This is a predicted structure of an 86-nucleotide RNA (c-di-GMP-I riboswitch aptamer) from Paenibacillus turpanensis.
The coordinates come from a structure-prediction model, not an experiment, and the mean pLDDT is 83.
Its Rfam family is "c-di-GMP-I riboswitch aptamer". Its family is annotated with cyclic-di-GMP binding in the Gene Ontology.
RNA sequence: CUUAGACAAAGGCAAACUUCCCGAAAGAGAAGGACGCAAAGUUACAGGCCUAAAGUGUUUUUCACUAUGGCGGCUGUGCUACCGAA
Numbered sequence: 001c002u003u004a005g006a007c008a009a010a011g012g013c014a015a016a017c018u019u020c021c022c023g024a025a026a027g028a029g030a031a032g033g034a035c036g037c038a039a040a041g042u043u044a045c046a047g048g049c050c051u052a053a054a055g056u057g058u059u060u061u062u063c064a065c066u067a068u069g070g071c072g073g074c075u076g077u078g079c080u081a082c083c084g085a086a
Base pairs, nucleotide, nucleotide: 005083012037013036017032018031019030020029022027035073041079042078045076046075047074048071049070050069055065056064057063
């Protein structure tokens, strides 16, 4: 330096849920709280997934399509990073 990840050490993050707030929703933020995570740090470029306000079509006013909205704790990619047993 690269690869890899312990019955190690120092730490870190924070699911569900509750409250407040933003939003049409998905979901995001803050506080509490821990299911878990060796990148559960970051990146919306690619795939996948979620939502459907507006729009379009349809309709005993419902249903369908659609991302310009979102998910990084869905996967890949890019960038960065602690430790020292093997």
Taxonomically the source falls in Paenibacillus (Bacteria, Bacillati, Bacilli, Paenibacillaceae).